[in-house]
Context: one part of a larger RNA
């Protein structure tokens, strides 16, 4: 921009895409078959592997350079103590959220339709025969469906529900109307707070009739017993206060802070 008023939702599905795999064990059955050795078709039950850039993070782990602790050198905070900067994140040990696989879960199916090779029924031409000439049936991991995803720009532009209007002025007029401007309904956007979203945009949540983010409180979780003081020891150090102190992203709550005020866009015919 179109979809023939403007919008907000919910949908149908033309069409497109994804998936589609293989093995082993047991029963049938040591049966059919076979002299024996050996050893089934069909049918049923079960277990894995691989695939699905599938989903997810409860568990097992990885990462986790704004979390915690330990340790070294050096500079600084006058000094002690306690800390800060730098040294690959200085090194080391752990680790929340998120992301993630090697982890977990699901699926890899039944059924239906038309068929291929093939197997048949009825049946003439050709008194017979013949699955074929007319007619009819069965038959595959393959085809069309069935499962999941996208999907009305599917210009054949679909359907349903709901909301809001048909006002004003001007110009032209073949007097039917046409065009332009104003107005600004439902609704939307700008703007702001953000993330389950994200390069930007878009999408999603919220904007005081408010828990959207920050702060704060409590909790979960991580680290692992802070500093100071006291006691013991000549001292290094240990013990007590103390599962302490500190804590990024997590959960619940709470208007303390910021989401103010507002502006813009936006509609017609029929009866």
């Nucleotide at each position: 921009c179109g979809u023939u008023g403007u919008a907000a939702a919910u949908u149908u599905g033309a069409g497109g895409g994804a998936a589609g795999u293989g093995g082993c064990u047991c029963c049938u059955a040591g049966u059919a078959c076979g002299a024996a050795a050996g050893g089934a078709u069909c049918g049923g039950a079960g277990c894995g592997a691989g695939g699905u850039a599938a989903a997810c993070c409860u568990c097992u782990g990885g990462u986790g350079u704004a979390c915690c602790a330990g340790c070294u050198g050096u500079u600084c905070u006058a000094c002690c103590a306690a800390g800060a900067g730098c040294a690959u994140u200085g090194c080391u040990g752990g680790g929340u959220a998120g992301c993630u696989a090697a982890g977990u879960u699901a699926u890899u199916u039944a059924g239906g339709g038309a068929u291929a090779a093939g197997c048949a029924c009825u049946g003439a031409a050709a008194g017979c025969a013949u699955a074929u000439a007319a007619g009819u049936g069965c038959g595959a991991a393959g085809c069309c469906u069935g499962u999941c995803c996208c999907a009305a720009g599917a210009u054949u532009a679909g359907a349903u529900u709901u909301a809001c209007u048909u006002g004003u002025u001007g110009u032209g007029u073949u007097c039917g109307c046409a065009c332009a401007a104003c107005g600004g309904a439902a609704g939307a956007u700008c703007c702001g707070u953000a993330g389950u979203a994200g390069a930007c945009u878009a999408c999603u949540a919220c904007g005081u009739u408010g828990a959207u983010a920050g702060g704060c409180a409590c909790c979960a979780g991580g680290u692992g017993u802070a500093a100071g003081u006291g006691c013991a020891g000549u001292g290094a150090u240990g013990c007590a206060u103390u599962g302490a102190g500190c804590c990024g992203a997590g959960g619940u709550g709470u208007a303390c802070u910021a989401a103010u005020g507002g502006a813009u866009c936006a509609a017609a015919a029929g009866c």

A computed fold for a 271-nucleotide part of an RNA from Candidatus Dojkabacteria bacterium UBA2022, annotated as large-subunit ribosomal RNA, domain VI. The sequence was found in a public genome assembly. The source organism's lineage runs through Bacteria, Bacteria candidate phyla and Candidatus Dojkabacteria.